[in-house]
RNA sequence: UUCUACAUGGGCAAACCCGCCGCGAGGCGGGGACGCAAAGCCUCCGGUCUUCAUCGUGAAGAUAGCGGGGUUGCCGGAC
Numbered sequence: 001u002u003c004u005a006c007a008u009g010g011g012c013a014a015a016c017c018c019g020c021c022g023c024g025a026g027g028c029g030g031g032g033a034c035g036c037a038a039a040g041c042c043u044c045c046g047g048u049c050u051u052c053a054u055c056g057u058g059a060a061g062a063u064a065g066c067g068g069g070g071u072u073g074c075c076g077g078a079c
Stems, first nucleotide, its partner, number of pairs: 001078003011036002016031006034065001040071003044068003047063007
């Protein structure tokens, strides 16, 4: 510099349950593991969802575990 097979030394944690926050989508903490090689981070593009207004549609949000993109990067392999 480059590649990504294996859930694995280490890491994250879906559903569900409890508590708190939010009008809501949903978020945070604890328990819990369906899975994850960026399931680390960032809403730039598309999608989906929520709230409000609305003729059209628009505004403000949610989702990074919907896809693309950006950025950083462990072990190991290759150069």
Background
The RNA shown here (c-di-GMP-I-GGC riboswitch aptamer) has 79 nucleotides and comes from a Gammaproteobacteria bacterium. Taxonomically the source falls in Gammaproteobacteria (Bacteria, Pseudomonadati, Pseudomonadota). Its mean pLDDT, the model's own confidence on a scale to 100, is 77.